[in-house]
Molecule: c-di-GMP-I-GGC riboswitch aptamer
Organism: Chloroflexota bacterium
RNA sequence: GGUGACAAGGGCAAACCCAUCGAAAGGUGGGGACGCAAAGCCACGGGCCUAAAGUUGUUGCGACUAGGGCGGCCGGGUUGCCUCCG
Repeated sequence: GGUGACAAGGGCAAACCCAUCGAAAGGUGGGGACGCAAAGCCACGGGCCUAAAGUUGUUGCGACUAGGGCGGCCGGGUUGCCUCCG
C1' cells in the first nucleotide's frame, strides 16, 4: 500500500416490544438479533422521509416549501482493530 475467503479477541444491532422526547419523520434508554469489515465519526453532493410554521389552490383536503430527520440508500471526507498478500 492492497485484501476481507478462513480464524481469534471483540464490536455494532434491523424488525418487534416497553419507557421517554417530538406535530411528524424520527431520536434516546432497556429488552431483542435481521444483518454489518467501518452498521465508527461528519448532513458536504445526490436520494428518500417529514412538514407543526409559511405560500397557494381550495374547503377539511391537495400542491409547493423555510425548517427538521435518515450515515442500516449511494457517493465524498476523516479516524481505526484483526487477518492475509506485497